[in-house]
Context: one part of a larger RNA
């Protein structure tokens, strides 16, 4: 000097990102026990006092309860929760990154919206088949949200989904025509060859006839999304209820709000500290909140997450010191 264990004066978080660690607490009995609340919890809330012998005394069937008496500084061996409080999150048991992540992520019952009439949708499968489901729309899948209270504005222009069907557009094929190529034949001939040219076969190119689709019209936002800007005004200033204009499918309701969401920002203003870039109440100028990517609250619950306070400690002041194993020395 390192790990492991233990004790430590006086002070007790001053350590430190941060009380990491490690004290404290703990068993039974018996007294008490608040906000708040979905009335069940909260709650072992908090806080308190007890635990050994010995009696012939009361109760009792008995274990045992009272009463009195003793003794010691100390009467549960060991095993055996530290509490309290303010906030975010997330309803809650739960599940996850087997091996750096247990979380606010995931899943939950609820909720909504969409498809599915039964050989169902929809999945496996080349298929035969199978699942759904020996179900049947109070079922079954598929997508969001995510317990409960309160609630869930506006916008259908794009996209997407469903409805139309008059028009426009639009394939494959068909298809009248129309032009070639090859050629029987005819014709012409300077006998090489040239021109005309039916049938067949066979190329091109074609009016018109041809569906969904797209174009076009409604309808749908708990579909994907989206949810304004400039100027002027009130008899101090100041702000602007109110006006003007320009764009927009339509210009953010209700709530929340320096937030896990605020750049500037340690914003301001009030709490808490002797002193608080965190923390909690408010303000609201929201760079860039906002309603099932759900909005806002919520008791209970959490090995999440920051504030705060009491108890208590070698976390610190600041260190010592003792056990055990290592190092180290000799062998």
């Nucleotide at each position: 000097c390192u790990g492991c264990g233990g004790u430590u004066a006086a002070g007790g978080a001053a350590c430190u990102a941060g009380g990491c660690a490690a004290u404290c607490u703990a068993a039974c009995c018996c007294c008490g026990u608040a906000a708040c609340u979905u009335a069940g919890g909260g709650a072992g809330a908090a806080g308190g006092g007890g635990u050994c012998c010995c009696u012939c005394c009361u109760c009792g069937c008995a274990a045992g309860a009272g009463a009195g008496g003793g003794c010691g500084c100390a009467g549960g061996a060991a095993u055996c929760a530290g509490c309290c409080u303010g906030g975010g999150c997330g309803a809650c048991u739960g599940u996850u990154u087997a091996u750096c992540a247990a979380a606010a992520a995931c899943a939950c019952a609820g909720c909504a919206c969409u498809g599915u009439g039964c050989u169902a949708a929809c999945u496996c499968g080349c298929a035969a088949g199978a699942g759904g489901a020996u179900g049947u729309a109070u079922a079954c899948a598929g997508u969001g949200u995510g317990a409960c209270g309160c609630c869930u504005g506006c916008u259908c222009g794009g996209u997407g989904c469903g409805g139309g069907a008059a028009g426009g557009u639009u394939a494959a094929g068909g298809a009248a025509g129309u032009c070639g190529g090859u050629u029987a034949g005819g014709g012409a001939u300077a006998c090489g060859u040239c021109c005309c040219a039916a049938a067949g076969c066979u190329g091109g190119c074609g009016a018109c006839c041809g569906a969904a689709g797209c174009c076009c019209c409604c309808g749908u936002a708990a579909a994907c999304g989206g949810c304004g800007g400039c100027c002027g005004u009130a008899a101090c200033u100041a702000u602007g209820a109110c006006g003007g204009u320009c764009c927009u499918a339509a210009g953010g309701u209700a709530g929340c709000g320096a937030a896990g969401u605020u750049c500037c920002u340690u914003g301001u203003c009030g709490g808490g500290u002797a002193a608080g870039u965190u923390c909690c109440g408010a303000c609201g100028u929201g760079c860039a909140u906002g309603a099932a990517c759900g909005g806002c609250g919520u008791a209970a619950c959490g090995a999440c997450u920051u504030g705060g306070g009491c108890g208590c400690u070698g976390u610190c002041u600041c260190g010592a010191c003792c056990g055990c194993a290592g190092a180290c020395u000799c062998g």